[in-house]
RNA sequence: GGGCUUGUAGUCCAGUGGUUAUGACGUCUGCUUCACAUGCAGAAGAUCCCCGGUCCGAAUCCGGGCAAGCCCA
Numbered sequence: 001g002g003g004c005u006u007g008u009a010g011u012c013c014a015g016u017g018g019u020u021a022u023g024a025c026g027u028c029u030g031c032u033u034c035a036c037a038u039g040c041a042g043a044a045g046a047u048c049c050c051c052g053g054u055c056c057g058a059a060u061c062c063g064g065g066c067a068a069g070c071c072c073a
Stems, first nucleotide, its partner, number of pairs: 001072007010025003018056001027043005049065005
């Protein structure tokens, strides 16, 4: 330098173009305990990497950029 794949809560992820973006772990609160673990209930936490385009409507489709991984040179 070229090709391919990926980018979504603190972490790992799901998500056919249309509901309030899913779940687990973690965090916080309450119950349980003398206390802790476990268990149960609840809550907070994402402007879906950035910019632009298509569309009535974009996390999803298209273009450019950035970053990461793999392959080729």

RNAcentral holds the sequence, with entries from ENA. The RNA shown here (transfer RNA) has 73 nucleotides and comes from a groundwater metagenome. The coordinates come from a structure-prediction model, not an experiment, and the mean pLDDT is 82. Rfam family: tRNA. The family's RNA type in Rfam is transfer RNA.